[in-house]
Molecule: ZMP/ZTP riboswitch aptamer (pfl RNA motif)
Organism: Herbaspirillum sp. YR522
């Protein structure tokens, strides 16, 4: 000095599903009150559909690119990483890394 790594800024940005319980909301009844019981809807919204899909809007978002700053030394750990609306399960993708082909 470069690469790498970390942080910040800007730009870009794939992917964002199904079912279930149920937070919660509403209604009715009982009770002096506290509270209890029952029912309906239901934790993106709207429309559609040929089953885990399509479109628009809101929210989230790994990664990629550019720029700036920081950093070199040792120890420890280590494989199934990261991303999509509160939880669980299922399904299906994106991206990083490794190998191969064109």
């Nucleotide at each position: 000095u470069u690469c790498g790594u970390c942080u910040c800024a800007c730009g870009u940005g794939a992917c964002u599903g199904g079912c279930g319980a149920a937070a919660g909301a509403c209604c009715g009844g009982a009770u002096c009150a506290g509270u209890c019981c029952g029912g309906u809807c239901a934790a993106g919204a709207u429309g559609g559909g040929u089953a885990u899909c399509c479109a628009u809007c809101g929210g989230g978002a790994a990664g990629c690119g550019u720029g700036a700053g920081a950093u070199u030394u040792u120890u420890c750990a280590u494989c199934a990483g990261c991303c999509g609306u509160g939880c669980g399960c299922c399904u299906g993708g994106g991206u990083a890394g490794c190998c191969g082909a064109a």